[in-house]
RNA sequence: GCGGCGUGAAGGCCGAGUCCGCACAGGCCCGACAGGGGCCGCAGCGGAGCCGGGGACCCAAGUUCCAGGGGUGAAUCGGCGCGUCCCGAGCGCGCCGUAGGGCUCUUCCAUGCCCGAAUCCGUCAGCUAACCCGGUAGGCGUCAUGGGAGACAAGGA
Numbered sequence: 001g002c003g004g005c006g007u008g009a010a011g012g013c014c015g016a017g018u019c020c021g022c023a024c025a026g027g028c029c030c031g032a033c034a035g036g037g038g039c040c041g042c043a044g045c046g047g048a049g050c051c052g053g054g055g056a057c058c059c060a061a062g063u064u065c066c067a068g069g070g071g072u073g074a075a076u077c078g079g080c081g082c083g084u085c086c087c088g089a090g091c092g093c094g095c096c097g098u099a100g101g102g103c104u105c106u107u108c109c110a111u112g113c114c115c116g117a118a119u120c121c122g123u124c125a126g127c128u129a130a131c132c133c134g135g136u137a138g139g140c141g142u143c144a145u146g147g148g149a150g151a152c153a154a155g156g157a
Base pairs, nucleotide, nucleotide: 010142012140013139014138018048019047020046021045022044026040027039028038029037030036049136050135051134052133053132054131059126068124069121070120071119072118077097078096079095080094081093082092083091084090100115101114102113103112105150106149107148108147109146110145111144
C1' cells in the first nucleotide's frame, strides 16, 4: 500500500418516516435532606412539516368473453429447472435475466457495483375541489471512479 473479517466514536447515506411541546416507565445530577429542585427520556398525548389513501362536477372510461380487483413500495415482467399433481393449470422453491431504484452538495455522461423485498384492503376503489382517513417505520456501516455544467463555502487580490 492492497484485500478480508470484527468492534467503536463522530458524521453521513437509503427512506415520507423529521421537528416542537407535554410526558409514563426508567436513569442521572444538585441538595440546606424537604411531601425539595433540575436534566435526560425509545410508553402515551398534542401540534407543525412531510408522505400516502378515500372522495364531485368536468374529463376519461363505456360492448362481449375470460380473469376478481385495488393500494403502499424502486421492488415489476419473462425464461429455465425442481417439487406438489395421474397429467395440466395453479402454487411453492431455486437459478438466469429484466422494468425500475440506490451508490455522500445538485444535475448530466461514461464505466463499474448493489438492490430488484415485504405487506395491506377484502369483492370495493379512474381522475377529483370541498371534505374525510391513515402513516411518520426500518435499515446501511465509512460508503464507486473519471469527465462536463451548476450551487455553496473558505482564502487571496
The RNA shown here (c-di-AMP riboswitch aptamer (ydaO/yuaA leader)) has 157 nucleotides and comes from Actinomadura sp. Model confidence (mean pLDDT): 77 of 100. Of the family's consensus pairs, 96% are formed in the model. Rfam family: c-di-AMP riboswitch aptamer (ydaO/yuaA leader). Gene Ontology terms of the family: regulation of gene expression and cyclic-di-AMP binding. The sequence is in RNAcentral, with records from Ribocentre. Lineage of the source: Bacteria > Bacillati > Actinomycetota > Thermomonosporaceae > Actinomadura.